[in-house]
Predicted 3D model of a 78-nucleotide RNA (c-di-GMP-I riboswitch aptamer) from an uncultured Geobacteraceae bacterium.
The coordinates come from a structure-prediction model, not an experiment, and the mean pLDDT is 87.
RNA sequence: CUCUGAAAAUGGCAAAUCCGGGGUAACCCGGAGACGCAAAGUUUCGGAUCCUGGAAACAGGAUGGCCGGGCUACCGAA
Repeated sequence: CUCUGAAAAUGGCAAAUCCGGGGUAACCCGGAGACGCAAAGUUUCGGAUCCUGGAAACAGGAUGGCCGGGCUACCGAA
């Protein structure tokens, strides 16, 4: 340096649900909460799913905690 994630350390994130707010909606933000996560950091580039409009073609959105790819990163054995 690459592959990798056993045992730990310092720490990190936060599902469902509830409360408050935003959005037509998918869903998002804040607080409580902790199911899980070694990239559950980041990015809509490809796919998937979902929402709105539309007769359709299609257009505009949402999810990065759905999969793949890109970029970046803590600790440490075999």